[in-house]
Predicted 3D model of an 84-nucleotide RNA (transfer RNA) from a Candidatus Omnitrophota bacterium.
Rfam family: tRNA. Rfam classes the family as a transfer RNA.
Lineage of the source: Bacteria > Pseudomonadati > Candidatus Omnitrophota.
The coordinates come from a structure-prediction model, not an experiment, and the mean pLDDT is 80.
RNA sequence: GCCGGGAUGAUGAAAUUGGCAAACAUAACGGACUUAAAAUCCGUCGGCCGCAAGGCCUUGAGGGUUCAAGUCCCUCUCCCGGCA
Numbered sequence: 001g002c003c004g005g006g007a008u009g010a011u012g013a014a015a016u017u018g019g020c021a022a023a024c025a026u027a028a029c030g031g032a033c034u035u036a037a038a039a040u041c042c043g044u045c046g047g048c049c050g051c052a053a054g055g056c057c058u059u060g061a062g063g064g065u066u067c068a069a070g071u072c073c074c075u076c077u078c079c080c081g082g083c084a
Stems, first nucleotide, its partner, number of pairs: 001083007010026003019067001028044005046057004060076005
């Protein structure tokens, strides 16, 4: 230099005809149970605003297409593998 794969909450990740982003699990926090703890069970769990209802933002970065983009197109960054 060329080719292929990948980057999504704290973590592993899901979402494929472009149509509610974060299902599910783990961790964490709160509660129940216990003499106490573990295990188990229940609840919460991306950010900001709001008393609440709700609103806005968030998929490595920037731009484009579209009513609508994690998903399609362009450029770039980083990681993994292959070729030279």